[in-house]
RNA sequence: AGGCGUGAAGAGCACAGCCCGUCGAAAGGCGGGUGUCGCAAAACUUCCGGUCUAACGGCGCGAGGCCUACGACAGCGGGGUUGCCGGG
Numbered sequence: 001a002g003g004c005g006u007g008a009a010g011a012g013c014a015c016a017g018c019c020c021g022u023c024g025a026a027a028g029g030c031g032g033g034u035g036u037c038g039c040a041a042a043a044c045u046u047c048c049g050g051u052c053u054a055a056c057g058g059c060g061c062g063a064g065g066c067c068u069a070c071g072a073c074a075g076c077g078g079g080g081u082u083g084c085c086g087g088g
Base pairs, nucleotide, nucleotide: 004086005085012039013038017034018033019032020031021030022029023028037075043081044080045079047078048077049076050073051072052071057067058066059065
């Protein structure tokens, strides 16, 4: 260097739920608080698959409803990029 990741240590992150503010049609995001399920990349990236939403648009006489991603999820999986620590 590469590889590896332990009931070792240091450092770090923070699910669900709840509260406040804010953006959004929604899904969801961002900031703060609480919480601490978990994570050896739970850092970054939509390239592939998957999932969520359905505004615009379409179907429908219309209502209900259905389809649709150019929206979203990186803590759903894979790929890519970068990186901390180091017991035996």

Predicted 3D model of an 88-nucleotide RNA (c-di-GMP-I riboswitch aptamer) from a Steroidobacteraceae bacterium. The source organism's lineage runs through Bacteria, Pseudomonadati, Pseudomonadota, Steroidobacterales and Steroidobacteraceae. Its mean pLDDT, the model's own confidence on a scale to 100, is 82.